Context: one part of a larger RNA
Molecule: large-subunit ribosomal RNA, domain II
Organism: Haloquadratum walsbyi
RNA sequence: CCCAGGGAGUGCAUCCACCCGGCAAGUCUAACUGGUCCACCCAGGAAGACGCAGGGAAACCGAUAUGACCGCAGUCAUGACAUCUCAUACUCAUGACCAGGGUCACCGUACUUACAUGCGGGGAGUCGCGUGGAUGCGACCCGAAACCGAGUGAUCUACGCGCGGGCAAGGUGAAGCGUGCCGAAAGGUGCGUGGAAGCCUGUUAGGGAUGGUGUCCUACAAUACCCUCCCGUGACCCACGUGUAGGGGUGAAAGGCCCAUCGAACUCGGCAACAGCUGGUUCCAGCCGACACAUAUCGAAGUAUGUCCUCAGCCGAGGUAGUCUGCGAGGUAGAGCUACCGAUUGGAUGUCCCGCCUCCGAGAGGAGUCGGCCAUGCUGUCAAACUCCAAACUUGCAGACGCCGUAGACGCUGGGAAUCCGGACUGCGGGGUAAGCCUGUGGUCCAUGAGGGAGACAACCCAGAGCAGGGUUAAGGUCCCCAAGUGUGGAUUAAGUGCAACUGAAGGUUGUCUCGAGCCCUAAACAGCCGGGAGGUGAGCUUAGAAGCAGCUACCCUCUAAGAAAAGCGUAAUAGCUUACCGGCCGAGGUUCGAGGCGCCCAAAAUGAUCGGGGCUCAAAUCCACCACCGAGACCCUGCAAUACUUAUUAUCAAGUAACUUCGUAGGCUUGGCGUACUGACCGGAUGGAAGUACGGGCGAGAGCUCGUAUGGACCGCUCAGUAACGAUAAUCCUGGU
Numbered sequence: 001c002c003c004a005g006g007g008a009g010u011g012c013a014u015c016c017a018c019c020c021g022g023c024a025a026g027u028c029u030a031a032c033u034g035g036u037c038c039a040c041c042c043a044g045g046a047a048g049a050c051g052c053a054g055g056g057a058a059a060c061c062g063a064u065a066u067g068a069c070c071g072c073a074g075u076c077a078u079g080a081c082a083u084c085u086c087a088u089a090c091u092c093a094u095g096a097c098c099a100g101g102g103u104c105a106c107c108g109u110a111c112u113u114a115c116a117u118g119c120g121g122g123g124a125g126u127c128g129c130g131u132g133g134a135u136g137c138g139a140c141c142c143g144a145a146a147c148c149g150a151g152u153g154a155u156c157u158a159c160g161c162g163c164g165g166g167c168a169a170g171g172u173g174a175a176g177c178g179u180g181c182c183g184a185a186a187g188g189u190g191c192g193u194g195g196a197a198g199c200c201u202g203u204u205a206g207g208g209a210u211g212g213u214g215u216c217c218u219a220c221a222a223u224a225c226c227c228u229c230c231c232g233u234g235a236c237c238c239a240c241g242u243g244u245a246g247g248g249g250u251g252a253a254a255g256g257c258c259c260a261u262c263g264a265a266c267u268c269g270g271c272a273a274c275a276g277c278u279g280g281u282u283c284c285a286g287c288c289g290a291c292a293c294a295u296a297u298c299g300a301a302g303u304a305u306g307u308c309c310u311c312a313g314c315c316g317a318g319g320u321a322g323u324c325u326g327c328g329a330g331g332u333a334g335a336g337c338u339a340c341c342g343a344u345u346g347g348a349u350g351u352c353c354c355g356c357c358u359c360c361g362a363g364a365g366g367a368g369u370c371g372g373c374c375a376u377g378c379u380g381u382c383a384a385a386c387u388c389c390a391a392a393c394u395u396g397c398a399g400a401c402g403c404c405g406u407a408g409a410c411g412c413u414g415g416g417a418a419u420c421c422g423g424a425c426u427g428c429g430g431g432g433u434a435a436g437c438c439u440g441u442g443g444u445c446c447a448u449g450a451g452g453g454a455g456a457c458a459a460c461c462c463a464g465a466g467c468a469g470g471g472u473u474a475a476g477g478u479c480c481c482c483a484a485g486u487g488u489g490g491a492u493u494a495a496g497u498g499c500a501a502c503u504g505a506a507g508g509u510u511g512u513c514u515c516g517a518g519c520c521c522u523a524a525a526c527a528g529c530c531g532g533g534a535g536g537u538g539a540g541c542u543u544a545g546a547a548g549c550a551g552c553u554a555c556c557c558u559c560u561a562a563g564a565a566a567a568g569c570g571u572a573a574u575a576g577c578u579u580a581c582c583g584g585c586c587g588a589g590g591u592u593c594g595a596g597g598c599g600c601c602c603a604a605a606a607u608g609a610u611c612g613g614g615g616c617u618c619a620a621a622u623c624c625a626c627c628a629c630c631g632a633g634a635c636c637c638u639g640c641a642a643u644a645c646u647u648a649u650u651a652u653c654a655a656g657u658a659a660c661u662u663c664g665u666a667g668g669c670u671u672g673g674c675g676u677a678c679u680g681a682c683c684g685g686a687u688g689g690a691a692g693u694a695c696g697g698g699c700g701a702g703a704g705c706u707c708g709u710a711u712g713g714a715c716c717g718c719u720c721a722g723u724a725a726c727g728a729u730a731a732u733c734c735u736g737g738u
């Protein structure tokens, strides 16, 4: 671990609400007393409590024994409808009376000049059982670290005191002393002697504890073992005795030590300390079903009130989530600015003015180029805190349709809560480089939602699960894993691009496909091959040189089919090689630009890779069109159940329902049941075998019930009531077994 047994909303008091019951303008006894078959019970006991009147701070004053109207349920009447007629029931319509209910009126009192206003008024309470809740108590159970009191400890250890004990051997060699030498002396200096020191070496004894961060680490040991290391005549070590005590001691001071306990010892008590914090809290089913928001808070892990959930009662006819129309409200998206305001590009024209410069003038001044400013007319752009405009949309009121509602909506009152860390996606925002980011607002979902799909995957797609069976589809799929097409027609891709809901940018691309436009072309285009590509002239200038080709200027003419005062390479300069341009050969399209599709480069990450895998290329990739099939708890069909309601009833038997009923955490309803122990009453079972135990069979939605066999060997049970230390897979739960 596991198994068995134990293990958590209880009791009293007070209050609130509801259910049931007694009596009722009253109701009830408390202590206590008496009786008795003596904790029970019976009888007594109104002391007192609540109620029957309120208003006012108080003094004090003191109310409808019902006047009016409306009107639900109900009762009655009239009419209509139906079977051949009459009559009656149901239903429909209308009317009358209408408990309760509502609106007035009236009254009491307080305030008040008054009007008004506040509270109250046409009798329902009280006592008891039970249930839910609140408060006080241990208050559902377990759980601190702590705080306080009274005691016990210095046999461990800290320090002091008393009285004792201990320290092999060796080294160094202070003072002092003796003596030699030097010196006038003070003294100095050798040699010897001497034997000092918190001196040295040291596994002497003894004490300690530096490093190995060794071994051990359920140990030999709740601090050990081994090696290494330090002190070892001293502030040394040790025995015995004795003293100091818990906010106290002692401390060469580390918050160290004070009996394996120390930033306040230990024992017992206060004590079941308190815990807004963690964990746990025990049988089945039925109905409804949340919140993570607002306000306040020494509030932020809590609580209260409201919103929201649930249950009960009251009232009695309308309600308004949707759509459309009409009349209003709004200034956001967008757009615009020669409509304001602010920002803002470039020409043009004009003009006062300003500045620099140039020219003319002796100067004043004048003329002009440019720049600035301004104006006009064009041109190019912007704005959350601009608007001449201006949506969708939201919203107020009204009407219509729709939907809900007498099987009771809307509303009101009361009992009980839970919740007050939320999250995801999507539309629109704000902050931020961004975020599985923070913060708003509307919707949906998760939370509390199963099923199918997305490899796995709370909130993405499909779809809201009462139980069982059969069928059809959704999302998504159909080569194999894997149910269903190696489906049909057309096109693209060659990159394994891709087969991903899971990245790929700026930029580049004569990869390839499609479309459009311009130009050239059988009077022969484009490319290629063959041939020509000349003369004046080496143009002039410059230059050492400049000859087509350093540079400057000009760029003519001739012969021609054509050939530059030369487009490039080259030389010191020439030379040389091409090009433009022309002819020939050849023979059908060529060339340029633009747009689109699919690709390619750009392209780097940490244990082994991958589209889920295998694998796939006229696909099993991508695009277009189409057909078929698979595929869920969805939808349809059949059967059954539950809840609600209707009819009817002794009855939750039964028959029905256009319920568009039946997912559900916290929670509410106590709504209906199962089981355990004991008590009372009744009735039963049992040695012809009770309970219990083991293993089987059956019934029930389930808690559970029941039967059989074996064992066992003496008690057990149904029903109706009552009482409760009444139900365990969980608490690092407790005890035992292992």
Stems, first nucleotide, its partner, number of pairs: 002737005011137008020128004026050003032044004054061002064105001067104004074097007106121005140280002143277001147270006158244005164238003167234001169201003172197001176193007206231003211227002214225002246262001248258003283673003286669003293306005309416006318404003322401009334389001335387002342382002346378001348376003353372003357368004422446010451462003466640007476630003479614003485627001487626006498616002507601003511598010528585005534558003539553003564579001567578003641662002643659001644657004674727001676724006683717003692711008